[in-house]
Context: one part of a larger RNA
RNA sequence: GCCUACGAGUUACUCCUUUCUGGCAAGGAUAAGUUCUUCAAGAACGCAUCCGAAGCGAAAGCAUGUCUGAAUAGGGCAUCAAGUCAGAAGGGGUAGACGCGAAACUUUGUGAUCUACCCAUGACCAGGUUGAAACUCCGAUAAAACGGGGUGGAGGACCGAACUGGUGAGCGUUGAAAAGCUCUCGGAUGAGUUGUGGGUAGGGGUGAAAGGCUAAUCAAACUGAGAAAUAGCUCGUACUCCCCGAAAUGUUUUUAGGAACAGCCUCAGGAUAAUUGUCAUAGAGGUAGAGCUACUGAUUGGGCUAGGGUCCUUCACCGGAUACCAAACCCAGACAAACUCCGAAUGCUAUCGACAUAAUUCCUGGGAGUGAGCCCAUGGGUGCUAAGGUCCGUGGGCGAGAGGGAAACAACCCAGAUUAUCAGCUAAGGUCCCAAAAUAUAUACUAAGUUGAUUAAACGUGGUUUGAUUGCAUUGACAGCUAGGAUGUUGGCUUGGAAGCAGCCAUUCAUUUAAAGAGUGCGUAACAGCUCACUAGUCGAGCGAUCGAGCGUGGAUAAUAAACGGGCAUUAAGUAUAAUACCGAAGCUAUAACAUCCGUCAUCUGACGGAUGGGUAGGGGAGCAUUUCAUAGACACAGAAGGAGUUGCGUAAGCAGCUCUGGAGUUAAUGAAAAAGCCAAUGUAGGC
Numbered sequence: 001g002c003c004u005a006c007g008a009g010u011u012a013c014u015c016c017u018u019u020c021u022g023g024c025a026a027g028g029a030u031a032a033g034u035u036c037u038u039c040a041a042g043a044a045c046g047c048a049u050c051c052g053a054a055g056c057g058a059a060a061g062c063a064u065g066u067c068u069g070a071a072u073a074g075g076g077c078a079u080c081a082a083g084u085c086a087g088a089a090g091g092g093g094u095a096g097a098c099g100c101g102a103a104a105c106u107u108u109g110u111g112a113u114c115u116a117c118c119c120a121u122g123a124c125c126a127g128g129u130u131g132a133a134a135c136u137c138c139g140a141u142a143a144a145a146c147g148g149g150g151u152g153g154a155g156g157a158c159c160g161a162a163c164u165g166g167u168g169a170g171c172g173u174u175g176a177a178a179a180g181c182u183c184u185c186g187g188a189u190g191a192g193u194u195g196u197g198g199g200u201a202g203g204g205g206u207g208a209a210a211g212g213c214u215a216a217u218c219a220a221a222c223u224g225a226g227a228a229a230u231a232g233c234u235c236g237u238a239c240u241c242c243c244c245g246a247a248a249u250g251u252u253u254u255u256a257g258g259a260a261c262a263g264c265c266u267c268a269g270g271a272u273a274a275u276u277g278u279c280a281u282a283g284a285g286g287u288a289g290a291g292c293u294a295c296u297g298a299u300u301g302g303g304c305u306a307g308g309g310u311c312c313u314u315c316a317c318c319g320g321a322u323a324c325c326a327a328a329c330c331c332a333g334a335c336a337a338a339c340u341c342c343g344a345a346u347g348c349u350a351u352c353g354a355c356a357u358a359a360u361u362c363c364u365g366g367g368a369g370u371g372a373g374c375c376c377a378u379g380g381g382u383g384c385u386a387a388g389g390u391c392c393g394u395g396g397g398c399g400a401g402a403g404g405g406a407a408a409c410a411a412c413c414c415a416g417a418u419u420a421u422c423a424g425c426u427a428a429g430g431u432c433c434c435a436a437a438a439u440a441u442a443u444a445c446u447a448a449g450u451u452g453a454u455u456a457a458a459c460g461u462g463g464u465u466u467g468a469u470u471g472c473a474u475u476g477a478c479a480g481c482u483a484g485g486a487u488g489u490u491g492g493c494u495u496g497g498a499a500g501c502a503g504c505c506a507u508u509c510a511u512u513u514a515a516a517g518a519g520u521g522c523g524u525a526a527c528a529g530c531u532c533a534c535u536a537g538u539c540g541a542g543c544g545a546u547c548g549a550g551c552g553u554g555g556a557u558a559a560u561a562a563a564c565g566g567g568c569a570u571u572a573a574g575u576a577u578a579a580u581a582c583c584g585a586a587g588c589u590a591u592a593a594c595a596u597c598c599g600u601c602a603u604c605u606g607a608c609g610g611a612u613g614g615g616u617a618g619g620g621g622a623g624c625a626u627u628u629c630a631u632a633g634a635c636a637c638a639g640a641a642g643g644a645g646u647u648g649c650g651u652a653a654g655c656a657g658c659u660c661u662g663g664a665g666u667u668a669a670u671g672a673a674a675a676a677g678c679c680a681a682u683g684u685a686g687g688c
Stems, first nucleotide, its partner, number of pairs: 001688006011095003015092010027051003033045004055062002065077004098236002101233001105226003109222002116200009125190001127159003130155001134151006163187003168183004202218001204214003239623006249262005263370002265367007274360001276356004280351004289342001290340002296336002300332004305326001307325002309322004373398010403414003418593004423589003429583003432567003438580001441578005451569002459554003463551010480538005486511003491505003517532001521530002594613008624677001626674006633667003642661008
């Protein structure tokens, strides 16, 4: 892991409550017990006791009233609905109370044959090395000290077996072993090792101290009992079909993953039209917006002008100036969730209003679940006008919703799945191929593979298409080419110089001209030189300027080629506009069938008509199967149950037939009673 068996809302009660069925009914019922009896059960008696028929008050008490109160007031609770007994069912209570599950707590005992420490009594430590004290001899000394030789044999001394330990590495890791093996390493006369016997016991022991050890168990051992401790927690909780169908909110909570009450669901009974939408009419309101010489607050520029600063003046007072700060006032501009002279749209309230709908709505009672929500759009707060962030409001969806589209994709777009069909029409979205349907139509645009199902900005762009306005142009424009572009004059001033071109000045004049500035730029030290404006000629038809719009282009940097789904696509299979056809879903239609509810007919379970039938938690309804019993039957050795296979029937749980096997019991129907249904609980046991 699989298979088989077992495995979880049960039972009890003089308890409470509701519903259904039945008996009796202003009453209802007996309990223990006694008697009778066909010995299965039942019948009669038994009036103790209980509930109800009357309440109010703390009570005395009064009583259809009573309590409060001075009250004949007011107010509270009653009066104005029939109960009771039995059976069945839903829920609650008390019990282990749907099942399994703690860590722990208390208490009675058992343990020191492991291990810690201690006591008593024994045992053990190859071999080698070093050579302390002390003694002795010699030297030395005045004598000592001191030096040397020898003897000697000390030491938590040295090396190293047994013994004891366990340093490093490898192996082992479902091991040979629930701590080992190999090599290596520490101690090895000591605070050494070890045998035997004994002692200390659980909040206790023992501890050269690691919370270590105390029998493979230790931040409090093990065993029995309290005990089915408790578990607002986790997991599990077993057959089918039908109807309805939530919540993730509010208030409170030693409360926040729990609960109580309310909200939302369901069932029963009742009331009714009370509900909902649109319109009409009548209302309340201070949001969006707007506004502010309409308040409060904030605010820019200017003006005017108190006050202040600074400067001038003065012996001082006065006085004056001010490109400084600035109240009030004036003009113009402009801000506000906690500003408002104003002020919508929606939304809300009302109406014996009108129309539409016939689904709702409300009341009483039984049963719940929910009280972690999430995404999208939108009005806001918070945050960074960050978040797949967070907190509210409104709507939709997921949750509890399948189907089609978006490549894939809870929530986006379309659309709400009773069943069947090799029928049809559509939605969103699509129609070159993958891949159902247009290589469709018309007119433009794009050249960037832009684009073709995520999104790219500021800023730049004589890429290209297009619109508007405006100027010039056959009396010849624009561009190009040829030629001219002069004179007074080097204008005056300034200056070292200033001659069109450093700078300043201005009656920037005048002359000759087709035209030519007291000069547009380059240039020179200053001149010179080049050039422009302006003019003529040549050429021969459009040429400029400004403001938009469309599609492109640069900006453009992330790890696969690597976010067209891919192939691929360029008068598109891209983009824009217009109009047509088709494809496309569990939508709609068609045909057939089932179920639920309602209505009308009938009647004995039916016909017709209409609507409805996604569904988690959850409520309600109807059934199937298992075991046992009762009733009275039926089947069976001419083959029961069980097993294997197969065929058929039923919406399903399931039921039936046939064949083989098996070899002795089984069971329809109606009712009763339950040890009454398994895929899951790291479920239990067995098997593999």
This is a predicted structure of a 688-nucleotide part of an RNA (large-subunit ribosomal RNA, domain II) from Bacteroidetes bacterium 2013_40CM_41_45. It matches the Rfam family "Bacterial large subunit ribosomal RNA". Rfam links the family to the GO terms structural constituent of ribosome and ribosome. Its mean pLDDT, the model's own confidence on a scale to 100, is 83. NCBI's taxonomy places the organism under Bacteria, Pseudomonadati, Bacteroidota.